[in-house]
Two RNAs folded together computationally: RNase P RNA and transfer RNA, 458 nucleotides in total. Its mean pLDDT, the model's own confidence on a scale to 100, is 76. It holds a member of the Rfam family "Bacterial RNase P class A". It is annotated as a ribozyme. About the family: Ribonuclease P (RNase P) is a ubiquitous endoribonuclease, found in archaea, bacteria and eukarya as well as chloroplasts and mitochondria.

RNA sequence: CCAGAGGGUUGGGCGGCCGCGGGUGCGCAAGCACGCGAGGAAAGUCCGGGCUCCACGGAAACGACGGUGCCGGGUAACGCCCGGCGGGCCGGGGAGCAGUCCCUGGUUCAGGGAAAGUGCCACAGAGAGCAGACCGCCCACUGGUCCUUCGGGAUUGAGGGCAAGGGUGAAAGGGUGCGGCAAGAGCGCACCGCGCGACCGGCAACGGAAGCGGCACGGCAAACCCCACCGGGAGCAAGACCGAAUAGGGACGGCACAUGCGCCUCGUUCCGGCGCGUCGUCCGGGUUGGUUGCUUGAGCGGCGGAGCGAUCCGCCGCCUAGAGGAAUGGCCGCACAGCCCUUUCGAGGGUGGACAGAACCCGGCUUAUAGACCCUCUGGCAUU
RNA sequence: UGCCCUGUCGUCUAAUGGUAAGACCACGGACUCUGACUCCGUUAAUUGUGGUUCGAAUCCACACGGGGCAUCCA
Numbered sequence: 001c002c003a004g005a006g007g008g009u010u011g012g013g014c015g016g017c018c019g020c021g022g023g024u025g026c027g028c029a030a031g032c033a034c035g036c037g038a039g040g041a042a043a044g045u046c047c048g049g050g051c052u053c054c055a056c057g058g059a060a061a062c063g064a065c066g067g068u069g070c071c072g073g074g075u076a077a078c079g080c081c082c083g084g085c086g087g088g089c090c091g092g093g094g095a096g097c098a099g100u101c102c103c104u105g106g107u108u109c110a111g112g113g114a115a116a117g118u119g120c121c122a123c124a125g126a127g128a129g130c131a132g133a134c135c136g137c138c139c140a141c142u143g144g145u146c147c148u149u150c151g152g153g154a155u156u157g158a159g160g161g162c163a164a165g166g167g168u169g170a171a172a173g174g175g176u177g178c179g180g181c182a183a184g185a186g187c188g189c190a191c192c193g194c195g196c197g198a199c200c201g202g203c204a205a206c207g208g209a210a211g212c213g214g215c216a217c218g219g220c221a222a223a224c225c226c227c228a229c230c231g232g233g234a235g236c237a238a239g240a241c242c243g244a245a246u247a248g249g250g251a252c253g254g255c256a257c258a259u260g261c262g263c264c265u266c267g268u269u270c271c272g273g274c275g276c277g278u279c280g281u282c283c284g285g286g287u288u289g290g291u292u293g294c295u296u297g298a299g300c301g302g303c304g305g306a307g308c309g310a311u312c313c314g315c316c317g318c319c320u321a322g323a324g325g326a327a328u329g330g331c332c333g334c335a336c337a338g339c340c341c342u343u344u345c346g347a348g349g350g351u352g353g354a355c356a357g358a359a360c361c362c363g364g365c366u367u368a369u370a371g372a373c374c375c376u377c378u379g380g381c382a383u384u
Numbered sequence: 385u386g387c388c389c390u391g392u393c394g395u396c397u398a399a400u401g402g403u404a405a406g407a408c409c410a411c412g413g414a415c416u417c418u419g420a421c422u423c424c425g426u427u428a429a430u431u432g433u434g435g436u437u438c439g440a441a442u443c444c445a446c447a448c449g450g451g452g453c454a455u456c457c458a
Base pairs, nucleotide, nucleotide: 001380002379003378004377005376006375007374008373009372010371013334014333015332016331017330018329020037021036023034024033025032026031039355043366044365046364047363048362049361050360051235052234053233054232057271058270060269061268062267063266065231066230067229068228069227070084071083072082073081074080085111086109087108088107089106090105091104092103093102094101095100112226113225117224118223119220120219121218134166135165136162137161138160139159141157143156144155145154146153147152174192175191176190177189178188179187193215194213195212196211199208200207201206239292240291241290242289249283250282251281252280253279254278255277260276261275262274263273264272285457286456299318300317301316302315303314304313305312306311338351339350340349341348342347385454386453387452388451389450390449391448394408395407396406397405402438410426411425412424413423414422431447432446433445434444435443
């Protein structure tokens, strides 16, 4: 310098004119002046909250349903964020004959429990879950056949042993070496791996480890399930008020006539409360108005401090859209990126800004995003 | 604006986590003088991308597409 991957910031600037939606002030009014006016995702609605209602309820327990899942911290809360631990993958280095192990850097993980239980593991294969014997290796019956130097040898297969080697598979009940054996095998031993592990370190996940054990205990819980923890439901078209209009009308169903029934927003139980006809579903009728909720908030900026960090604390300053079928737009000029054309290499001309568009408000996640800048890592080339 | 449901050949439906099946349509052939009917055959799909698993239409996550419901008063 180029290419790739990951992360962060930004995502059009300045000025003028006209227009649009709110606010404040002035004015009898028409209007005038000042100030404000989209985003990092406003999106998907995947999570978590605030707020509001669910008749004036309360308490816990059990159950159902849904969710989360290494440990510690952060936070209003979270399935989010930060730090750590452990596993996988990739690169580099080292030990070893090898299987493998150790160190280091990057990256990634929905990462509780499979020696509580149930279930599944197709096809292939001998055997797929209190394993198994197709090929194979070996013994043997003094079997049959053949050869014989009569000592025996070769071959075949009733019976039996083995689990090394081959083969199947995603997965076949440790690896290497030596011994051992009829052949073999943790059968024995050495080393490595594995399991349990007194004790030590750490808040913890976990790490180290004397010693013990020939080695068993396969995988799947984004299958049921078990364990721990969390969760009442609905959503601003929630809800409150004013005004207008209409028929507080009808049908069906459930349970009742007060020691009962229904309701109190998942079910059961307890206490308490409310109603006496009530509850549910549907049909029918009217309106298509206004006000509020509504934007000052887990807010933004700067400085300082604590912390590895997420984040927290203190001080100072600022107010930054509130519309309601829904404003946030258009034109012109200047400068800077990008692209195209011309060129006398000085420059000139043209084009033209990515994804996108608030609707009660916040914190996250995910997805879309032209270009610009910065940081880290990897690879290549050039130079020293 | 909020909430909910759903996605398999062109259409309508199937499929215990283990070769995606059937009917209609379309196309080709047979039968017929021709057409229809009938028979035989062919084409054709799991919305997309990741993940779990030996293995995914199926389980999980995120996108994409389609559809539905909900104003107020009494």